Overview:
Model confidence (mean pLDDT): 85 of 100. A computed fold for a 351-nucleotide part of an RNA from Vicia faba, annotated as small-subunit ribosomal RNA, central domain. The full RNA is in RNAcentral, with records from SILVA.

Context: one part of a larger RNA
């Protein structure tokens, strides 16, 4: 390399548009590359395997006819693949009618809650903890009643619910915009899968420039604990958490499970969306198709755990990826980043 894998044992790129390339519905015609078949040539001896013979045996020698196929032509066959050419409509996709939804994005408005500040009442303690204490506080705290600012973030509803490719989305409204189901059948007619390279989007934290900064809080800097505390536990607190604009590209980015596209027992109903029947004043309710999200379980798989029509089942096609630990996701060296670093990504040694 074959060849086995990849939810937990090494192994599915976070995710996703698409290029090259690989695969790819149904019927008819044409080619004859690809396939299968005939027949020719060639594939030098020597060696190997075989049947035999020949030295007294062997080793060695000699004779044979094979095996294993490859290339090259000849000459047919047309079922598959491909190629021509015509069509179909069960996939795909427009176009119409309905419809859920925290899908984006932009603007606009709203309470409640901490904080500060400013009035008034009051007048000795607040706060904190396991106990203190550091800290506020007669310069009037804290508690309570009004006003005013500022910035985050949206409580019930809320769900084991919805959207979204993933990250991820929730106070109302409004403009503008992707997507998705569903339900006639109207129109195109395989226009479909996947997709190396590429482009995009991508939580937190990080950085860069200019805004904000109420709360919380890395660093810090005090009190305590302690044997010591570079901590946990308090009191402070500054990056940052927020915005605008461009950078980073990484997470236990997780369903530890790549897409797609058919088949394969049931039950439930938390349901969610939508369509027929059925009944009705309606809204249920009953039965039923499609589509999302759950749970239980049968055959099957699975080393078990467990998965099981949302498969870890039974097949196809196409990517990515694994090959003992450890060194090491380092070292080199290239790309990219302003940086931090990120992607590629080893061998010596050792067990």
């Nucleotide at each position: 390399u074959u060849g086995g894998g990849c939810g937990u044992a090494a192994a599915g790129c976070a995710u996703u548009u698409g290029u090259a390339g690989g695969u790819g519905g149904c019927u008819u015609u044409u080619u004859a590359a690809g396939u299968u078949c005939u027949c020719c040539g060639u594939a030098a001896a020597a060696u190997c395997a075989c049947a035999g013979g020949g030295c007294u045996u062997a080793a060695c020698c000699c004779u044979g006819g094979a095996c294993a196929u490859g290339c090259g032509g000849u000459g047919a066959a047309a079922a598959c693949u491909a190629c021509c050419a015509a069509g179909c409509u069960a996939g795909a996709g427009u176009a119409c009618g309905g419809u859920a939804g925290g899908g984006g994005c932009a603007g606009a408005g709203g309470g409640a809650a901490u904080u500060u500040c400013u009035g008034g009442u009051g007048g000795a303690g607040c706060g904190a903890u396991g106990a203190a204490a550091u800290g506020c506080g007669u310069a009037g705290a804290g508690a309570u009643c009004g006003g005013a600012a500022g910035g985050a973030a949206c409580g019930c509803c809320a769900a084991u619910g919805g959207c979204g490719a993933a990250a991820g989305c929730a106070c109302u409204c409004u403009a503008c915009u992707g997507g998705g189901c569903u339900g006639a059948c109207a129109c195109u007619g395989a226009c479909a899968c996947u997709g190396a390279g590429a482009g995009a989007c991508g939580a937190a934290a990080g950085a860069u420039a200019g805004g904000g900064g109420a709360g919380c809080a890395a660093a810090u800097g005090g009190g305590a604990u302690u044997a010591g505390a570079g901590a946990c536990c308090c009191c402070a607190g500054u990056a940052g958490u927020c915005c605008u604009a461009g950078c980073c590209g990484u997470a236990a980015a997780a369903g530890a499970u790549g897409g797609a596209u058919a088949c394969u027992a049931a039950g439930u109903g938390g349901u969610u969306g939508u369509g027929c029947g059925u009944a009705u004043u309606g809204a249920c309710c009953c039965g039923u198709g499609c589509a999302a999200c759950g749970c239980u379980g049968u055959a099957g798989c699975u080393a078990a755990c467990g998965c099981a029509u949302u498969a870890a089942g039974u097949a196809u096609c196409c990517c990515g990826c694994c090959u003992g630990g450890g060194g090491a996701g380092u070292a080199c060296g290239u790309u990219c980043g302003u940086a931090a670093g990120a992607a590629u990504g080893a061998a010596a040694c050792u067990c």